Predicted 3D model of a 107-nucleotide RNA (Guanidine-I riboswitch aptamer) from Melghirimyces algeriensis. The coordinates come from a structure-prediction model, not an experiment, and the mean pLDDT is 79. It matches the Rfam family "Guanidine-I riboswitch aptamer". Its family is annotated with regulation of gene expression in the Gene Ontology.

């Protein structure tokens, strides 16, 4: 000073919003225990959607070592930083933490 790489998937939490659900207000009904329309997310909450810089674990990758001597198998182990800040994206709708994206500066 340049270049490459800094993996995947699940389950989860911070956290989001409002499709369905419940919940709450208002009508009309009436089989008043209850239908059923409407509005509300400035409704604790369930389904949903969620972390490159959260967590767990699982696989991949490497790098030593044993075996096996044709693909292979096993074991120990390595994976640092991650501060500060835009724009735009979603078929429910958001969300610094989903995408573009480790964007831009910085380490």
């Nucleotide at each position: 000073c340049a270049g490459a790489a800094g993996g995947a998937u699940a389950c989860c939490u911070a956290g989001g919003g409002u499709u369905c659900c419940g919940c709450u207000u208002c009508g009309c009904u009436u089989u008043u225990u209850g239908g059923c329309g409407a509005a509300g997310g400035u409704c604790u909450g369930g389904u949903c959607c969620a972390a490159g810089c959260g967590g767990u674990a699982u696989c991949a990758a490497c790098a030593c070592c044993g075996g096996a001597u044709g693909c292979c198998c096993g074991g120990u182990g390595u994976a640092c930083a991650c501060c500060g800040u835009g724009g735009g994206g979603a078929a429910a709708a958001a969300a610094a933490c989903c995408c573009c994206u480790u964007g831009c500066g910085g380490c």